[in-house]
Context: one part of a larger RNA
RNA sequence: CUGGGCGUAAAGCGCACGUAGGCUGAUUGUUAAGUCAGGGGUGAAAUCCCAGAGCUCAACUCUGGAACUGCACUUGUGACUGCACAGCUGGAGUACGGCAGAGGGGGAUGGAAUUCCGCGUGUAGCAGUGAAAUGCGUAGAUAUGCGGAGGAACACCGAUGGCGAAGGCAGUCCCCUGGGCCUGUACUGACGCUCAUGCACGAAAGCGUGGGGAGCAAACAGGAUUAGAUACCCUGGUAGUCCACGCCCUAAACGAUGUCAACUGGUUGUUGGGAAGGUUCCUUCUCAGUAACGUAGCUAACGCGUGAAGUUGACCGCCUGGGGAGUACGGCCGCAAGGUUGAAACUC
Numbered sequence: 001c002u003g004g005g006c007g008u009a010a011a012g013c014g015c016a017c018g019u020a021g022g023c024u025g026a027u028u029g030u031u032a033a034g035u036c037a038g039g040g041g042u043g044a045a046a047u048c049c050c051a052g053a054g055c056u057c058a059a060c061u062c063u064g065g066a067a068c069u070g071c072a073c074u075u076g077u078g079a080c081u082g083c084a085c086a087g088c089u090g091g092a093g094u095a096c097g098g099c100a101g102a103g104g105g106g107g108a109u110g111g112a113a114u115u116c117c118g119c120g121u122g123u124a125g126c127a128g129u130g131a132a133a134u135g136c137g138u139a140g141a142u143a144u145g146c147g148g149a150g151g152a153a154c155a156c157c158g159a160u161g162g163c164g165a166a167g168g169c170a171g172u173c174c175c176c177u178g179g180g181c182c183u184g185u186a187c188u189g190a191c192g193c194u195c196a197u198g199c200a201c202g203a204a205a206g207c208g209u210g211g212g213g214a215g216c217a218a219a220c221a222g223g224a225u226u227a228g229a230u231a232c233c234c235u236g237g238u239a240g241u242c243c244a245c246g247c248c249c250u251a252a253a254c255g256a257u258g259u260c261a262a263c264u265g266g267u268u269g270u271u272g273g274g275a276a277g278g279u280u281c282c283u284u285c286u287c288a289g290u291a292a293c294g295u296a297g298c299u300a301a302c303g304c305g306u307g308a309a310g311u312u313g314a315c316c317g318c319c320u321g322g323g324g325a326g327u328a329c330g331g332c333c334g335c336a337a338g339g340u341u342g343a344a345a346c347u348c
Base pairs, nucleotide, nucleotide: 004319005318006317007302008301012316014201017198021194022193023192025088027086029085031082033081034080036076037075038074039073041071042070049065050064051063052062053061054060091191092188093187094186095185096184097182098181099180103177104176105175106174107173108172109171110154115149116148117147118146119145120144121143125136126135162169163168206247207246208245209244210243211242215241216240220236221235222234223233258315259314260313261312262311263310266293267292268291269290270289271288272287273286274285275284276283277282278281297304298303321348322347323346330341331340332339333338
C1' cells in the first nucleotide's frame, strides 16, 4: 500500500464558519468528453510463457505460436457519469403569522449575608479543635441595638427543566442583538452536503497596562500533629479571584461517541408548538427537543438500541505494540509561561 478499525482496548480535531477539492434531488430532449462494443493500425528484436528442434544431457542456442494487459485513429450504442439548454418541487432558502428560552452585549437597580468604621447597652471572655495552641479581648472584645462604607455573589422559584456550535449561561428592570421551534399559504427553483489550507470563538490558571479589593485564598508566617510533617487540622495572610483593554489557546474542552442525509417494533415521563374531540380540565393525534426502559439487530463483553454503538450513503479527521516521548532537533506562534507540528538511537 491493500486491508481492518476509532463509546471503554491505539484512534473523532475543543467547537463553528468556510476556500480549493470530493459528492450531489427528480423530468424531457440534445451532445458524445468519460464509459461500453466492433474494426483495422501500431505495440522493434531479445526476455517471460507454450509446443517442437540442435549441441551425448543440462545450462545455452534455434524455429513456430501465444503474449506484449498499452496507445492513438475510426465506426456504433446512448443506460450511467459529465458539458450546455429548458422546465419541475420533494432537498435548501425567503416572506407573512404565532411561541418559548439563565443565548450574547451594554446600562440601571434591589434585598439577604460576610467584613470594616462610628455611637449606645454591657462584662470577661471570644474564636478554634479529636484535644489544644498560635490568634482576638479590660486601650472594653464576643453578644446586642442604631447608623454608615465597600466589594463580591444572587437563597427560595430550581427541575432527569430551558438556551447556546462548543466553551458556557441564573436577583430584577430597560436598550441593542443572534439563533431555534410550530402552523398554513405565497415565492425562489437544487441555490445543497462535507471540508485539506485558512479564519472566528474557546473554562480555569497564567501574562501586560490601569483600576478595584468584602469574602475566599496558591506562596509565605505562626500554632498543632508526627519518628520526621517542607502535608492533612487551626490562626493569620500576599498574588489571584472582580472590572476595562490587550495577550495566552490548553483541559477527563466527555456523550471519552465528527458532520449531514435516508431507512428500521414498542412503552413511560417531561419541555415548547399545532390539530381534532369532549369543553373546569382532560383524551387522542402530530412536529421539534430532553430523559428512563426495552424488540430486532449490533457488540469481546459492558452495553447501544428511531437522540443507535442497528442497516446504508457522502465528506473530513485520526489509529497501527509498550517504554524512550508528546521528549529532542528544526519550523511557526507567544512579552513570558509555554503552545503547535513532531522523530530517532536504545530497550522489552